[in-house]
Context: one part of a larger RNA
RNA sequence: GAGUAACGAUAAUGAGGGUGAAAAACCCUCACGCCGGAAGACCAAGGGUUCCUGUCCAACGCUAAUCGGGACAGGGUUAGUCGGCCCCUAAGGCGAGGCAGAAAUGCGUAGUCGAUGGGAAACAGGUUAAUAUUCCUGUACCUCUUUUUACUGCGAUGGGGGGACGGAGAAGGCUAGAGCAGCACGGCGUUGGUUGUCCGUGUUUAAGGUCGUAGGCUGGGUGCUUAGGUAAAUCCGGGCGCCUAAGGCUGAGAACUGAUGACGAGUGUUCCUCGGAACACGAAGUGCUUGAUGCCAUGCUUCCAAGAAAAGCCUCUAAGCUUCAGGUAACAUGCGACCGUACCCCAAACCGACACAGGUGGUCAGGUAGAGAAUACCAAGGCGCUU
Numbered sequence: 001g002a003g004u005a006a007c008g009a010u011a012a013u014g015a016g017g018g019u020g021a022a023a024a025a026c027c028c029u030c031a032c033g034c035c036g037g038a039a040g041a042c043c044a045a046g047g048g049u050u051c052c053u054g055u056c057c058a059a060c061g062c063u064a065a066u067c068g069g070g071a072c073a074g075g076g077u078u079a080g081u082c083g084g085c086c087c088c089u090a091a092g093g094c095g096a097g098g099c100a101g102a103a104a105u106g107c108g109u110a111g112u113c114g115a116u117g118g119g120a121a122a123c124a125g126g127u128u129a130a131u132a133u134u135c136c137u138g139u140a141c142c143u144c145u146u147u148u149u150a151c152u153g154c155g156a157u158g159g160g161g162g163g164a165c166g167g168a169g170a171a172g173g174c175u176a177g178a179g180c181a182g183c184a185c186g187g188c189g190u191u192g193g194u195u196g197u198c199c200g201u202g203u204u205u206a207a208g209g210u211c212g213u214a215g216g217c218u219g220g221g222u223g224c225u226u227a228g229g230u231a232a233a234u235c236c237g238g239g240c241g242c243c244u245a246a247g248g249c250u251g252a253g254a255a256c257u258g259a260u261g262a263c264g265a266g267u268g269u270u271c272c273u274c275g276g277a278a279c280a281c282g283a284a285g286u287g288c289u290u291g292a293u294g295c296c297a298u299g300c301u302u303c304c305a306a307g308a309a310a311a312g313c314c315u316c317u318a319a320g321c322u323u324c325a326g327g328u329a330a331c332a333u334g335c336g337a338c339c340g341u342a343c344c345c346c347a348a349a350c351c352g353a354c355a356c357a358g359g360u361g362g363u364c365a366g367g368u369a370g371a372g373a374a375u376a377c378c379a380a381g382g383c384g385c386u387u
Stems, first nucleotide, its partner, number of pairs: 013031006032384004040364004046344002050342001051075006060068002080141002082340003086119003092113003098107003122139005142336001144334001146332001148330005153321002158316004166303004172296003177290005182203006188196001204262002208257003215250004219244008228236002263285001266281006304307001350359002366378004
């Protein structure tokens, strides 16, 4: 220079009360304003205690601070079913022997790892200051173990099936959700009107079980035969007969059950640090319309560029076993470990030296108008961007 520029989005504040040494900024209430395909909610990555409670205000916070993602202390993350671990493989990595190389080492078979993919099973309500598909209540489901009973050809690292997949398009059936009506309870206006075709609030309920629908796919059964499937096969594939008009597989949703339960506007009693807490009772809980980008659907149609693998699963036999072992079915029995789980997650907690107008993958998707996830105004919810 200069008490100057600046104090980081022009979404916006105002009042009353409280606390306090002190209040524009903290807490409560009321009003106003802003977002609402987000500036709301939930995950992945990443961070790592930032979560909750109490106390504190030196420093940090672009000002003050009684406040805080700051300081100090205490507390908090509960799983057979969510995710991992586990089983399986992809690109790729490593790689016994092996090949190459002066060596270091490079490549690579058998293998062994490696998810961003495939593989068993849980929902609703309640609860904490802070966790919940994890705790509690209720109702379920799955793998495996063992026993019993009944029946019985079982057996794999091998064969076969299946798993098993692209783009685009169209029509249909549903549901979530939403709207309206009906129903239940309450209200009748501090200012003119409001007993009315009025106003406010509520009208919610899962997985699982039973059934097997709209639809989709496929003809089905049986016998003989067989140069294929590295051996075998009753399996798969090829061939030839006979019988037959339905049979099978898959499949949302609805209905019934789950539920004489839960929830539920509210009401009552008790306690209270006036924030609230505990206990008890508890109305209506129906219909119609609309309707998804969700489900049926890995479906159907169509196109050419022709769109993973392996295991779990089903089946077949080989060696072998065949009074056994093993297998199938049913009812029971017992086990289900370990790791993650707080909190932020389009952000003041991640990446940007900062509480930085930048960047950051996925999911949810209400109302009115609208073709619409545009846009405008709103709901739930969240904020007024720390002078």
Source information: A computed fold for a 387-nucleotide part of an RNA from Cellvibrio sp., annotated as large-subunit ribosomal RNA, domain III. The organism belongs to Cellvibrio, within Bacteria. Model confidence (mean pLDDT): 86 of 100.